[in-house]
RNA sequence: GAUGAACGCUGGCGGCGUGCCUAACACAUGCAAGUCGAGCGAGAGAAAUUUUAAGAAGCCUUCGGGUGGAUUAAGAUGGAUCUAGCGGCGGACGGGUGAGUAACGCGUGGGCAACCUACCUUAUGCAGGGGAACAACAUUGGGAAACCAGUGCUAAUACCGCAUAAAGCUAAUCUAAGGCAUCUUAGAUUAGCCAAAGAUUUAUCGGCAUAAGAUGGGCCCGCGUCUAAUUAGCUAGUUGGUAAGGUAAAAGCUUACCAAGGCGACGAUUAGUAGCCGACCUGAGAGGGUGAUCGGCCACACUGGAACUGAGACACGGUCCAGACUCCUACGGGAGGCAGCAGUGGGGGAUAUUGCACAAUGGGGGAAACCCUGAUGCAGCAACGCCGCGUGAGUGAAGAAGGCCUUCGGGUCGUAAAACUCUGUUAUAAGGGAAGAAUAAUGACGGUACCUUAAGAGGAAGCCCCGGCUAACUACGUGCCAGCAGCCGCGGUAAUACGUAGGGGGCAAGCGUUAUCCGGAAUCACUGGGCGUAAAGGGUGCGUAGGCGGUUUCUUAAGUCAGGGGUGAAAGGCUACGGCUCAACCGUAGUAAGCCUUUGAAACUAAGAAACUUGAGUGCAGGAGAGGAGAGUGGAAUUCCUAGUGUAGCGGUGAAAUGCGUAGAUAUUAGGAGGAACACCAGUGGCGAAGGCGACUCUCUGGACUGCAACUGACGCUGAUGCACGAAAGCGUGGGGAGCGAACAGGAUUAGAUACCCUGGUAGUCCACGCCGUAAACGAUGAGUGCUAGGUGUUGGGGGUCAAACCUCAGUGCCGGAGCUAACGCAUUAAGCACUCCGCCUGGGGAGUACGGUCGCAAGACUGAAACUCAAAGGAAUUGACGGGGACCCGCACAAGCAGCGGAGCAUGUGGUUUAAUUCGAAGCAACGCGAAGAACCUUACCUGGACUUGACAUCCUUCUGGUCGGUCUGUAACGAGACCCUUCUCUUCGGAGACAGAAGUGACAGGUGGUGCAUGGUUGUCGUCAGCUCGUGUCGUGAGAUGUUGGGUUAAGUCCCGCAACGAGCGCAACCCUUGUCUUUAGUUGCCAGCAAGUAAUGUUGGGCACUCUAGAGAGACUGCCGGGGAUAACUCGGAGGAAGGUGGGGAUGACGUCAAAUCAUCAUGCCCCUUAUGUUCAGGGCUACACACGUGCUACAAUGGCCGAUACAAAGGGCAGCGAGAGGGUAACCUUAAGCGAAUCUCAUAAAGUCGGUCCCAGUUCGGAUUGUGGGCUGAAACUCGCCCACAUGAAGUUGGAGUUGCUAGUAAUCGCGGAUCAGCAUGUCGCGGUGAAUGCGUUCCCGGGUCUUGUACACACCGCCCGUCACACCACGGAAGUCGGAAGCACCCGAAGCCAGCUACUUUAACCGAAAGGAGAGAGCUGUCGAAGGUGAAGCCGAUGACUGGGGUGAAGUCGUAACAAGGUAGCCGUAUCGGAAGGU
Repeated sequence: GAUGAACGCUGGCGGCGUGCCUAACACAUGCAAGUCGAGCGAGAGAAAUUUUAAGAAGCCUUCGGGUGGAUUAAGAUGGAUCUAGCGGCGGACGGGUGAGUAACGCGUGGGCAACCUACCUUAUGCAGGGGAACAACAUUGGGAAACCAGUGCUAAUACCGCAUAAAGCUAAUCUAAGGCAUCUUAGAUUAGCCAAAGAUUUAUCGGCAUAAGAUGGGCCCGCGUCUAAUUAGCUAGUUGGUAAGGUAAAAGCUUACCAAGGCGACGAUUAGUAGCCGACCUGAGAGGGUGAUCGGCCACACUGGAACUGAGACACGGUCCAGACUCCUACGGGAGGCAGCAGUGGGGGAUAUUGCACAAUGGGGGAAACCCUGAUGCAGCAACGCCGCGUGAGUGAAGAAGGCCUUCGGGUCGUAAAACUCUGUUAUAAGGGAAGAAUAAUGACGGUACCUUAAGAGGAAGCCCCGGCUAACUACGUGCCAGCAGCCGCGGUAAUACGUAGGGGGCAAGCGUUAUCCGGAAUCACUGGGCGUAAAGGGUGCGUAGGCGGUUUCUUAAGUCAGGGGUGAAAGGCUACGGCUCAACCGUAGUAAGCCUUUGAAACUAAGAAACUUGAGUGCAGGAGAGGAGAGUGGAAUUCCUAGUGUAGCGGUGAAAUGCGUAGAUAUUAGGAGGAACACCAGUGGCGAAGGCGACUCUCUGGACUGCAACUGACGCUGAUGCACGAAAGCGUGGGGAGCGAACAGGAUUAGAUACCCUGGUAGUCCACGCCGUAAACGAUGAGUGCUAGGUGUUGGGGGUCAAACCUCAGUGCCGGAGCUAACGCAUUAAGCACUCCGCCUGGGGAGUACGGUCGCAAGACUGAAACUCAAAGGAAUUGACGGGGACCCGCACAAGCAGCGGAGCAUGUGGUUUAAUUCGAAGCAACGCGAAGAACCUUACCUGGACUUGACAUCCUUCUGGUCGGUCUGUAACGAGACCCUUCUCUUCGGAGACAGAAGUGACAGGUGGUGCAUGGUUGUCGUCAGCUCGUGUCGUGAGAUGUUGGGUUAAGUCCCGCAACGAGCGCAACCCUUGUCUUUAGUUGCCAGCAAGUAAUGUUGGGCACUCUAGAGAGACUGCCGGGGAUAACUCGGAGGAAGGUGGGGAUGACGUCAAAUCAUCAUGCCCCUUAUGUUCAGGGCUACACACGUGCUACAAUGGCCGAUACAAAGGGCAGCGAGAGGGUAACCUUAAGCGAAUCUCAUAAAGUCGGUCCCAGUUCGGAUUGUGGGCUGAAACUCGCCCACAUGAAGUUGGAGUUGCUAGUAAUCGCGGAUCAGCAUGUCGCGGUGAAUGCGUUCCCGGGUCUUGUACACACCGCCCGUCACACCACGGAAGUCGGAAGCACCCGAAGCCAGCUACUUUAACCGAAAGGAGAGAGCUGUCGAAGGUGAAGCCGAUGACUGGGGUGAAGUCGUAACAAGGUAGCCGUAUCGGAAGGU
């Protein structure tokens, strides 16, 4: 884009079309084929006329009746009209359906010298004279019915003889012409044969024969016409001939006889599917799909068979038979065929009215009028399709109300609505009113189309979508649920993807979904693809058919090209014009490929003929070679045997053990046996088609190469089927068997070890003959030919040369250009440019499996699917990450050392447990003396209990009060609560107002250490103070990306130098900052005191001074600057000098791009969710301090380098007013009392300790160690019970240097010693700082850990904590096998054999036409028999389908079990073929 569509939601009108795709399932009812009386007999019989009888209304009436004649009845004439039957024509058309059919069925083009054709047209001619019947009808009989039988009568355009015979037909002969073999046509002669019908209204119509035409048919042929080879052979009337029969006609169409043919790889046969075409849909086209409506052909008419009639049928609404089904029945027997139009049931997702009319078009009959016509024309139903129209138009901002969203400002629906002003398509009502009718009449449609008038916006919009593809976004609900989904995918608490709403987008009387087809899909590639690695080259050759094929000349004209003719139905398509208001729709005109035929051309292909030598081959002369086959020979080595020497081990491994050996091994010497393989030479060297071939000699033998140019003359290339060869393993038979060695055994390893390793060892490996026929049979690259830059090796020839160089042919390698390639790469040995031929491919898995077939002794090989399942599988390259890959480098990483931890006691944190609560967080490194720089209350978030509810805290509103603040008291466990005292703001017009505070009320709100660190900001940790991380421009690459940033050096460093398709730049490094180390200078108080002076028991105490120390400002200094060696003359490095300091001087601060969904919602902030008399607020008490246990971090120790006692020396950095607190006094002490000074270079904390000197202890659980406990005190604080610190006395536990393992540290460092600060009422073994004393070791980078750079492999990318294989267990799904069972289709053989045609017979029976005088005959009927023959029955073999206990593998499934096979050297490199073994991957 399309549809004969269906379904969901919705639905105003009109026009034109279309409408059982399924059950060729079954059908009630009505209709769909009749007509002709001008063919015939017969019957019925109207009008009209007439006769007879009766006689209404009305009128008249003497009521008796009269008149009147409508009307009725009967008869006659009449004959309109109708009809059952005989007869004629038509029921073979029209209408339906698509079951069958793979076929001359259809399409296209031809042929019939092999045919027919009613009605129609044309022409010629004719129609004389007879005869006998049968229906109808009447009657008899049978039957329920359908219907049948007998007898009798009768007509014809019904039937039958005879006559006529131009023409015709048959047979024969002759002549002429033509053709296609038989033959055809024309003419002539002879013989034989064949016709007829009348009607009538007098106009005509009809009949017969012949010839021709037209129309319609029949038969034959070329070409075209689906799938399967897992269908390869089929065929006996089969193929042909002769004869006969038969037909309208050719023919095995049929029969008899004869021959043995015919078809098939160019696909016969078989199986499946299917009506074919014009056309329709799609597509740029080529194609692909379809075969509804309309049109042509075919086939069928309940299923099967058969013929009759007829011009035509083997007949939809005819006949006969058989079968199934339905119906009627009196049970004897009958009837029926909607795949005609309506309609019904059924089936189905699904498809209409039991309508009107013959008015038109057409058909049948008829002379005609006319009749019939479910053909047809119309109407009805259905948005089923196409086309057209409408559902209103203009103005209209207070941007209304309302909805939705919101950053609360607003935005949006939205000029949309309302309102005002209009219009009238459509709809409604009324009026008028066609064409369609070429015809006087006749209109179903239809009072329809159309026209006019009226009033009035009134009656008329939905559907789908809004994550990307794909136009269109927000809110709420939900929370991997419910659901969506065409593909990717969405949903696990902020969903533009689910549902709803608002808004938006698209289409519109429709919109979506589903189904199907084409396109996109160059994704079966003719146009127009591929095969080194993505799927794909056959393992290799020889060669058949086939395909393709060198140069020159001539001929032909099959292909090819050009012109003409025929056909190519109509409709459809396209173009132009026209008609319905437009369009859809319709009309007119033009237009095509193909096929056939004819005329020509001759370049190319082809065919024929003749030639050529360059392709191919032969010949002659050479040299090379693991080419093949057979026979023989040789030496080295292993093993075994014998003998000698000799003694205790040998062997083997990562280490061992099994094994061998004192019965003498291994080792060594000599001799012998046997089998297999051939070291060195040896080479990307040689040979061969491939597999493959390696000692030497001989014999036989294949091929290639070079040179010469004698010969043949296209003999060539490829190659389906076929044939041959074909590693290893394996198989069969017979040998052989040294070594090696599947299986197997033992030993190890291991969690296990059916393995890797070791010791043995059987098949096998070897030979002969025969099979097998596969390999990662690989260059993963089919064969052949030609062309297209080079360079450099090498093998074998030739030319050339003194020798080289050089030239050339054939091989074999490497590098590389153009070109090609997705890239990698290939590149004269192509994967380049072309041609020819063969093989093969078409997503992954299932699966090289199943079934079938062929081959094989077997193993198995070859051929080779489907169901089902997935959205990937795969290639090449890139960046990372990783490796039990490689190279280089660094780090207290190892090593070398020192001190520890891990053992003890205690402190502290954590886990666990406990508890009413033991609040919460932190979790490898990078949680655990962490948040916490300090939990008795408070803190506090937890628990128990008591209170409050606009609240402890903020803002706003209303009312009242007047203070607020402070103090005292009552009461309570305490907070809430209550009473009293004191106090009295500012302005004022003195009424009051304001600020502030309290109380009460109201609702907005407060509040939350409630949740989410996986919604966030901010902050922090970590890799890591590691040296990296990037960008711009340029260049390279299709691209991802690369380059720069790699390389050579060097550095602590991507630090620097050099080189370089790169040149520059940024964040990092370094430096700048602080501190410390030296000096100078400035300034000297609270600091200092050398010199001067004063004073003291003593002290910078005082005057004075600022030199020194110090303080704190400013500067200097260090830069590889200098010298020498190394290096490349560089960067740099090594050594040295000078210097306080030397190569970053030491220390600190400083943390790139990023990683870990790292940590924190409990610092803070914050989205969303949750609570709101509670998850908020408040109070008291308790808890965070628990304690069988486990871990981390510390302190103190275990002692003599020590403990204790006494004496004595030297710091730095800090703190201090609710503070530090001197001094004095008290106390054993903690501390207390009193109190000077100091907001501090002034006063104070404040004695530093280790050290040094002297004494004591004497190696012990101690004069070590201090836990634990008791008693008594001190301090802080409302308060030390749970639960603080300190002091004194007493007590005196474990512990004697710490397993596996593990931590820190490279110099003023470790270790050791004390001092101070923050927090803080009090509480430090923690933490942050400060100084004192002050080491040892570093060979070095093999290893462990971490990191950096380059490179390599990768099946990893959530990135090795990766990926991933197989068994087993469970669930589901489809498939295979299977004893069988059931069904189907087709054929074969036999039996039976209806109807019917044909043939034969007839003793029986019947008989009008003709013959005959008659008898009778001919002929006919009927009967019987036979061939063929449908359905049916039986049988065997095969095919297809369904089903089947059980069984086999396969697929799929969020968390199962066992192992670890593969990907890195995947931890035994992997893989292929084969054999064997094993739970499994797998091993060998």
Background
This is a predicted structure of a 1484-nucleotide RNA (small-subunit ribosomal RNA) from Natronincola histidinovorans. The coordinates come from a structure-prediction model, not an experiment, and the mean pLDDT is 83. Its Rfam family is "Bacterial small subunit ribosomal RNA". The source organism's lineage runs through Bacteria, Bacillati, Bacillota, Clostridia and Natronincola.